[in-house]
RNA sequence: GCGCUGGUAGUCUAGUGGCAUGAUUCUACCUUGCCAUGGUGGAGGCCCGGGUUCGAUUCCCGGUCGGCGCA
Numbered sequence: 001g002c003g004c005u006g007g008u009a010g011u012c013u014a015g016u017g018g019c020a021u022g023a024u025u026c027u028a029c030c031u032u033g034c035c036a037u038g039g040u041g042g043a044g045g046c047c048c049g050g051g052u053u054c055g056a057u058u059c060c061c062g063g064u065c066g067g068c069g070c071a
Base pairs, nucleotide, nucleotide: 001070002069003068004067005066006065007064010024011023012022018054025043026042027041028040029039030038047063048062049061050060051059
């Protein structure tokens, strides 16, 4: 340099053109004599820019970062 592939809460992860899933984390309350465990509620996320579309996290183009391969 070229090709392929991935980027989703602090961390890990599912996902589809129409409100983004779960775990963990944090937090409030309940439970306990206290802690732990458990239960309920809440907080927190689609890498960036552009295009297509009524509507994009999803499709297309470019960028960027990571991984793999070729040279």

Predicted 3D model of a 71-nucleotide RNA (transfer RNA) from a Candidatus Nanohalarchaeota archaeon. Model confidence (mean pLDDT): 81 of 100. Taxonomically the source falls in Candidatus Nanohalarchaeota (Archaea, Nanobdellati). Its Rfam family is "tRNA".